RNA sequence: AAAGAUGAUGGGUACAACCAAAGAAAUUUGGUGUCACAAAGCUAUAGGGGCUAAGGAAAUCUAUGCCAGCCAGCUGCCAUU
Numbered sequence: 001a002a003a004g005a006u007g008a009u010g011g012g013u014a015c016a017a018c019c020a021a022a023g024a025a026a027u028u029u030g031g032u033g034u035c036a037c038a039a040a041g042c043u044a045u046a047g048g049g050g051c052u053a054a055g056g057a058a059a060u061c062u063a064u065g066c067c068a069g070c071c072a073g074c075u076g077c078c079a080u081u
Stems, first nucleotide, its partner, number of pairs: 005080003012037002017032006035069001041074003047071002049067003055062003
């Protein structure tokens, strides 16, 4: 220096729920909160999967709207071996 494995002292993120704001909704942002996480960091015109359906079509479809804490891809810190 490279690859792999194990771990979480310090430090980091923040589920559900509630409050406020945006939105048609999904959902997002802020606050409280702390279920969990060793990539819970980044990526959603162009990997798979999922949510919503305003508008449009026509009677249940449709993303141009979303989800990275579903899998995946890319990158990467500390300690020990």
Overview:
The RNA shown here (c-di-GMP-I riboswitch aptamer) has 81 nucleotides. Its mean pLDDT, the model's own confidence on a scale to 100, is 79.